[in-house]
Context: one part of a larger RNA
RNA sequence: GAACGAACGCUGGCGGCAUGCCUAACACAUGCAAGUCGAACGAGACCUUCGGGUCUAGUGGCGCACGGGUGCGUAACACGUGGGAAUCUGCCCUUGGGUUCGGAAUAACUCGCCGAAAGGCGUGCUAAUACCGGAUGAUGUCGUAAGACCAAAGACCUCGUGCUAUUAGAUGAGCCCGCGUAAGAUUAGCUAGUUGGUGGGGUAAUGGCCCACCAAGGCGACGAUCUUUAGCUGGUCUGAGAGGAUGAUCAGCCACACUGGAACUGAGACACGGUCCAGACUCCUACGGGAGGCAGCAGUGGGGAAUAUUGCACAAUGGGCGCAAGCCUGAUGCAGCCAUGCCGCGUGUGUGAAGAAGGCUUUCGGGUUGUAAAGCACUUUCAGUUGGGAGGAAAAGUUUGUAAUUUAAUAAAUAUUAGCUGUGACGUUACUCGCAGAAGAAGCACCGGCUAACUCCGUGCCAGCAGCCGCGGUAAUACGGAGGGUGCAAGCGUUAAUC
Numbered sequence: 001g002a003a004c005g006a007a008c009g010c011u012g013g014c015g016g017c018a019u020g021c022c023u024a025a026c027a028c029a030u031g032c033a034a035g036u037c038g039a040a041c042g043a044g045a046c047c048u049u050c051g052g053g054u055c056u057a058g059u060g061g062c063g064c065a066c067g068g069g070u071g072c073g074u075a076a077c078a079c080g081u082g083g084g085a086a087u088c089u090g091c092c093c094u095u096g097g098g099u100u101c102g103g104a105a106u107a108a109c110u111c112g113c114c115g116a117a118a119g120g121c122g123u124g125c126u127a128a129u130a131c132c133g134g135a136u137g138a139u140g141u142c143g144u145a146a147g148a149c150c151a152a153a154g155a156c157c158u159c160g161u162g163c164u165a166u167u168a169g170a171u172g173a174g175c176c177c178g179c180g181u182a183a184g185a186u187u188a189g190c191u192a193g194u195u196g197g198u199g200g201g202g203u204a205a206u207g208g209c210c211c212a213c214c215a216a217g218g219c220g221a222c223g224a225u226c227u228u229u230a231g232c233u234g235g236u237c238u239g240a241g242a243g244g245a246u247g248a249u250c251a252g253c254c255a256c257a258c259u260g261g262a263a264c265u266g267a268g269a270c271a272c273g274g275u276c277c278a279g280a281c282u283c284c285u286a287c288g289g290g291a292g293g294c295a296g297c298a299g300u301g302g303g304g305a306a307u308a309u310u311g312c313a314c315a316a317u318g319g320g321c322g323c324a325a326g327c328c329u330g331a332u333g334c335a336g337c338c339a340u341g342c343c344g345c346g347u348g349u350g351u352g353a354a355g356a357a358g359g360c361u362u363u364c365g366g367g368u369u370g371u372a373a374a375g376c377a378c379u380u381u382c383a384g385u386u387g388g389g390a391g392g393a394a395a396a397g398u399u400u401g402u403a404a405u406u407u408a409a410u411a412a413a414u415a416u417u418a419g420c421u422g423u424g425a426c427g428u429u430a431c432u433c434g435c436a437g438a439a440g441a442a443g444c445a446c447c448g449g450c451u452a453a454c455u456c457c458g459u460g461c462c463a464g465c466a467g468c469c470g471c472g473g474u475a476a477u478a479c480g481g482a483g484g485g486u487g488c489a490a491g492c493g494u495u496a497a498u499c
Stems, first nucleotide, its partner, number of pairs: 001499002006495005013345006020337001021303001026301003030298003035062003040059002043056005069256003078181007087173002092169001097164003100134004109124001111122004140149003154161001156160001182228003189219003194216008231253004235246004258279005281292004309335001311334003317331001318329004348378004358369004382440001384435002387432002392426001396421004401417001404414002443488005448469003454483005464471002
């Protein structure tokens, strides 16, 4: 000098854009953060113009593995980069096929019962795109071949959509390898599933991943093992660069979800707001037994030098479900708080010498504050106030026409175009016309040298200053005050840590 997720002191007008628990991965009151589909299904309730419509507890489907948070662990194929072969992949796209015949249950509901509750048991009834069996079956799977084996579901409505097996793809994911990515030798030896083979098991898949048997190997001063520390990267800061430091915000990957362990479901998890077991803690209890997990968004206590609102909206973008209308969305979009940072603007402009008064100083003549003020003449940014007022809106609905697809069809439907209706949290929006009046708006640090800026008074090695050198013991430009000056400016200084 630069820089900061900063803090502290003094001060503080406005706006734009960003940032905001770095500490206790400490404990959490309360609310919200993942639902949706009646065009899969039975049932019930309500309304009814008797055509039908609306709502939903349950069965069923899809989603809840995304999005959001945190950085505990991890020195590792975790990350970065470049390769690889032995794999899977819901939704999407694509290929040529199929979509047949049956069956038995069960929740809801009814009745009864247990329990303080959480919840549970029994009886009877019922549906399905829930479940099961048969048929069919290749270019699918297995197999050298012969051959063997495997499926389905309808609903709305007649447009399309769904289901089933299959081909190729896309996307996503799993696995393997080369190289690179901290410190310590005051850590020198480490290793028995250890290293390899054969055969099996297991997995979507390779493999000591696991097992049986066999062999005795494997790693290491090119640093094994052990200990300490740490999420990695794109980047960020600094620097002429080489480097050094760092990994907040944003983006990619990884790990974790009270602590430890385990699997289930599923295309995908060994699953933050799922299940089971154990533990610690908290809460309820009728003492028999139960409930919970903010490292989601707000918020509370605690810790700390220190870090915000228990806000608005789904209008936009994106996501889930749905044919759609739409519903949900603390993702997101916005608003609130903080000079925390960066950037911009303002706090007036011109004129004005009697060089006023006052202050300070003086060699008592004066000098300085100082064109500064007053006075005179103007302007009105910003703030204030009265009106006007974009853009963020694309959709969606509806009507008619058009031509195309489909169809028996000039219905209907899909597609496209046009007309009409019409959706904004922000929002008293941005922007802008007008109104009034200089009106509402300057501080902080420093002045011995480094280092821009000097005198007086007080103090008297005291009180104090100090980044270094050093000042102070009676004339201190270095302490304290004053006047003056210098520097920066809505900030200025100090401190911490970095180059």